A computed fold for a 76-nucleotide RNA from a soil metagenome, annotated as c-di-GMP-I riboswitch aptamer. Model confidence (mean pLDDT): 89 of 100.
[in-house]
């Protein structure tokens, strides 16, 4: 300099994100979803049903404080 968890509000089906408080930490915890990993399943397929719903698959959604790649900076 940033600012974890926690608290309050807003958004969002969800993970989550943003502002406000607040610091566990971070030499780049700058900026970018490029590739890998993790999260969520609205909507859509499939069974299934006591027709309220449930389970399963699945990212175009999230994660950069999970790694790594571009980019920009600091240090020696």
């Nucleotide at each position: 300099g940033c600012a974890a968890a926690c608290c309050c509000g807003c958004c969002g089906a969800a993970a989550g994100g943003c502002g406000g408080g607040g610091a566990c930490g971070c030499a780049g915890a700058g900026c970018u979803a490029c590739g890998g990993g993790g999260c969520u399943a609205c909507a859509g397929c499939g069974a299934g049903u006591u027709c309220g719903c449930u389970c399963g698959c699945c990212a175009u959604g999230c994660u950069u404080g999970c790694c790594g790649g571009g980019c920009c900076g600091c240090c020696a």